[in-house]
This is a predicted structure of a 268-nucleotide part of an RNA (large-subunit ribosomal RNA, domain VI) from a Verrucomicrobiota bacterium. Model confidence (mean pLDDT): 89 of 100. The source organism's lineage runs through Bacteria, Pseudomonadati and Verrucomicrobiota. The full RNA is in RNAcentral, with records from ENA and SILVA.
Context: one part of a larger RNA
Formats: sequence, C1' cells, structure tokens
RNA sequence: CGCAGGAUGUUUGAGAGGAGCUGUUCCUAGUACGAGAGGACCGGAACGGACGAACCUCUGGUGUACGAGUUAUCGUGCCAACGGUAGCGCUCGGUAGCUAUGUUCGGAUCGGAUAACCGCUGAAAGCAUCUAAGCGGGAAGCCGACCUCAAGAUAAGACAUCCCAUACCACAAGGUAUCUGAAGGCCCCUUGAAGACCACGAGGUUGAUAGGCGGAAGGUGUAAGCGUGGCAACACGUUCAGCCGAUCCGUACUAAUAGGCCGUGUGG
Repeated sequence: CGCAGGAUGUUUGAGAGGAGCUGUUCCUAGUACGAGAGGACCGGAACGGACGAACCUCUGGUGUACGAGUUAUCGUGCCAACGGUAGCGCUCGGUAGCUAUGUUCGGAUCGGAUAACCGCUGAAAGCAUCUAAGCGGGAAGCCGACCUCAAGAUAAGACAUCCCAUACCACAAGGUAUCUGAAGGCCCCUUGAAGACCACGAGGUUGAUAGGCGGAAGGUGUAAGCGUGGCAACACGUUCAGCCGAUCCGUACUAAUAGGCCGUGUGG
C1' cells in the first nucleotide's frame, strides 16, 4: 500500500514444511515342517539403539552481582573487625536462568488409490486365458490421517462484537458550510521465562508492571560482639546463627504523573 467504511477478537485452510528408522528377547511353540540336525509363517508382549522435540522434578555442568575458608601485601591511627589488589588471588560449596551426559514424549494406528505380483468372471479363438469390456486382493513407497506455519490464497475468505452529524448542491462515487474527532490505535512511561533494533506479551493509580519492604523457599554453614575455659594457637556458649542475585506469596512506600497525536462522520 492492497483486501471498496473503520475497528477489536476468534477462526476456515488453498498451499507449504516437518515427521516417517530399526534391533534383541519372550509367548504362541520346541508346535507346523523334518529321518535327524534343525526349526518357522500368522498373532501377541517386553526391553533396547540411533534420531528428533520439549523441559529442568531428579543426576550433573555453569553460575566473575550468593555464602564460607585461606595466602601475600596495602589501607581504614592501633587491637579486633573490615575493604582494595594479586586471572573471581586461590580454594570449597551453590539459588534462578541457561544446559546434557539428565527427565518426559514421538515414529503409532486407520482409510483411499496403486507397483511387482496373486486372483474372479470372460470372449476375440465352441477349448484355454487375471484383460480385450467388467470386478477383487496387494508394499517401509503414493494421497490423506499425525505435528507446525498459513487469507498478499490480489480468487485477499468466514463468524461475533464495537463505532460514526446536520443543512444545502449534485446523475453515482462526491462537493461546500457549520459542527464533530467515535470505536480503536500509537506516542510516552513501568517492564517481561519476549528480544540485536524493531516486533511480541504484561501493565500504567478503577494499578501488583518493575524496584523497595515483609514473609517463605533456597544457598552457605553457626556472624559480629560479649561471656567461659586455655600461657597460647584456639575451643565452647549465646547460635540450625549471621549473611543471602535472579524464585514464590503479599504489600501502593517509590516510579508508571500529566499529556499529546493518528483515526472520522453510514460507506459502488
């Protein structure tokens, strides 16, 4: 920009893409078959491999805004307690998120038309013949079915709902005057398991959108200070303490204030 008014939401599916794999064991059954050795079709079940998708409950990884330990040195006057630097100084753990080696799930089933092939009926050709007319069966393959996208499918679809003045002129679309500016959308702002930007989602006081705060979960592992014991290093008590990023629940304390713009007026 188009989709012959504008808008919000829900959809149909032309079309396109994805997927499509396979093994072992057991039962049937040591049955059919076979002198024996051996050993099934059909049908049913279990467990795997590779591949793919989603996810983070579990097992792990990462986790330089979390906790703790510790070396050297400098600083806060000193002790103590802390802070800086040394690859996050080094080390031990680790929430959320992101992850695989972790977890769950998938290939199924069914229908249609067929290939090779197997048939029925059946002439040409009194026989025979699956074929010439006609009618069946038959593949991991084909078309559907399964998953995803999808009306720029310009053949531009459907449904529901919402919104919009009068007067005059004009053969329709329309024009002029006065008024009007709807529904809805955007800007702007708070932001997100959304994201390069844009977009998309949530929200903007009739508010839990983010931060803060409160509580909880979770992590670390028993803070500082003081007391007691010890010559001391240190130990014990107060104390499952203290600290605590992303998680959950709550709470208007802070910030989403105020405002502006687009969009018209019933539509061949």